Molecule: Bacterial small signal recognition particle RNA
Organism: Chloroflexota bacterium
RNA sequence: GGCCGGGCCCUGCGCGACAGAAGCCUGUGAACCCCGUCAGGCCCGGAAGGGAGCAGCGGUAAACGGAGUCUCUCUGGGUGCCGCAGACAAGCCUGACUAAG
Numbered sequence: 001g002g003c004c005g006g007g008c009c010c011u012g013c014g015c016g017a018c019a020g021a022a023g024c025c026u027g028u029g030a031a032c033c034c035c036g037u038c039a040g041g042c043c044c045g046g047a048a049g050g051g052a053g054c055a056g057c058g059g060u061a062a063a064c065g066g067a068g069u070c071u072c073u074c075u076g077g078g079u080g081c082c083g084c085a086g087a088c089a090a091g092c093c094u095g096a097c098u099a100a101g
Stems, first nucleotide, its partner, number of pairs: 001098002004095005010086005015080002018076004022071002025066004034059004042051003
């Protein structure tokens, strides 16, 4: 120097850690435009009863907070001397074979 590979670098797929979100538990949480129960009062009725329904109480929705690290979920990355494949042969490193000096 030639030639055949491998690694770094790039891309994709996958797997696992890490971080976050979500789920689960719990708390707050709707004057009315959520649900239930509806005192009082109101309305209908001769009456018995019935009706709508405010406050209150209970339960929830969206939302916000707390707990904890569990998963079947999602997202992320200059995460991993992980796996597979592709691209590159431009650069660096490296192995085998080989030519000349």